RNA sequence: GCUGGAGUAGCUCAGUUGGUAGAGCAACGCACUCGUAACGCGUAGGUCGGAGGUUCGAUUCCUCUCUCCAGCACCA
Numbered sequence: 001g002c003u004g005g006a007g008u009a010g011c012u013c014a015g016u017u018g019g020u021a022g023a024g025c026a027a028c029g030c031a032c033u034c035g036u037a038a039c040g041c042g043u044a045g046g047u048c049g050g051a052g053g054u055u056c057g058a059u060u061c062c063u064c065u066c067u068c069c070a071g072c073a074c075c076a
Base pairs, nucleotide, nucleotide: 001072002071003070004069005068006067007066010025011024012023013022019056027043028042029041030040049065050064051063052062053061
């Protein structure tokens, strides 16, 4: 340099005819207990990597770009 894949909550990941963004764990609170853990209930937590375009409406479609991973090529 070329090709492909990935980027969504603190972490690991879902999210198809484009139409109110979710789960588990973690955090916090409550309840339970002599007490702690576990279990149970609840709360908070998101510019959906960035920019632009299409559309009434974009995490989703298109273009550019950034980061990471894999393969290929090059290396006088």